[in-house]
RNA sequence: CCGCGCUAACCGGGGAGAUAGCGGUGCCCUGUACCUGCAAUCCGCUACAGCAGGGGUGAAUCCCGACCCCCGGAGCCUUGAUGUGUCGUCUGACCCAGGAAAGCAGUGAUGAAGGAUCGGUCCUGCGCAACGCCUGCCCGUGAACCGUGUCAGGCGGGGAACCGAGCAGCACUAAGCGGAAUCGGGCGUGUGCCGUGGGAGCGCCGUUCCUGAGCCGGCUGCCUGGGUAACGGACAUAGCGGGGUCUUCAAAGGUCGGUGCGCGG
Numbered sequence: 001c002c003g004c005g006c007u008a009a010c011c012g013g014g015g016a017g018a019u020a021g022c023g024g025u026g027c028c029c030u031g032u033a034c035c036u037g038c039a040a041u042c043c044g045c046u047a048c049a050g051c052a053g054g055g056g057u058g059a060a061u062c063c064c065g066a067c068c069c070c071c072g073g074a075g076c077c078u079u080g081a082u083g084u085g086u087c088g089u090c091u092g093a094c095c096c097a098g099g100a101a102a103g104c105a106g107u108g109a110u111g112a113a114g115g116a117u118c119g120g121u122c123c124u125g126c127g128c129a130a131c132g133c134c135u136g137c138c139c140g141u142g143a144a145c146c147g148u149g150u151c152a153g154g155c156g157g158g159g160a161a162c163c164g165a166g167c168a169g170c171a172c173u174a175a176g177c178g179g180a181a182u183c184g185g186g187c188g189u190g191u192g193c194c195g196u197g198g199g200a201g202c203g204c205c206g207u208u209c210c211u212g213a214g215c216c217g218g219c220u221g222c223c224u225g226g227g228u229a230a231c232g233g234a235c236a237u238a239g240c241g242g243g244g245u246c247u248u249c250a251a252a253g254g255u256c257g258g259u260g261c262g263c264g265g
Base pairs, nucleotide, nucleotide: 001265002264003263004262005261006260009057010056011055012030013029014028015027020046021045022044023043024042034054035053036052037051038050063258064257065256066255067254068253072249073248074247075246076244077243078242079241080240082238083237084236085235086234087233090232092231093228094227095226096225097224098223099222102220103219104218106215107214114210115209116208118206119205120204121203122199123198124197125196126195127194128192129191130189131188132187133186134185135184136183138179139178140177141176147172148171149170150169155164156163157162
């Protein structure tokens, strides 16, 4: 070095999860890789960490180790939109109140604001007027008897003259009823561009005078306080998505190295 027969080992591995831990069953990745049975209220084991039975390869493309590379998973950080919750010194937004007066508008030398004087507005007495009611005056009406006058006829008395009472009628009138433009008196008033006397007051309005440039707070903006929590914002949290020269495990692949026993030539 070659041939034959064996042995160790291998005939998939990995991630998360689960477990005291390991392996498996189920999920995912890798990618092709003996068969049968067992198993999530699990199954089998104990650091030589699936078990049981059967089959195959076999010292190297295949077994073992180191390194490279990295599929993929997990963790962490960061970020986006969404849902939920909290906050209100985030006060942005919205609502309310107050302030200041930067801009615009309005007003002001035909005089702002302020001051002085007088008057009005306010209260009250009186007067006047208006209106309402009552009453007087005026007009009309108004009594079968119980009003007046006159009282025909009739009645009573009387010798008579005459006297008396008196119905109807007529006239007048009382109470009452009705009317009335004016007039007199009384009472009253959600009455008055009315007059006059007194008071109160400095708020508003006006006249006159002094002075001489602001006044006002309608709109926008600003400041302060209070409120609301729909929106914006901050924080927390849940699931989803994106990113990370991050951490960890790591399949497949690549490189380098390592690994027997017996017999014969």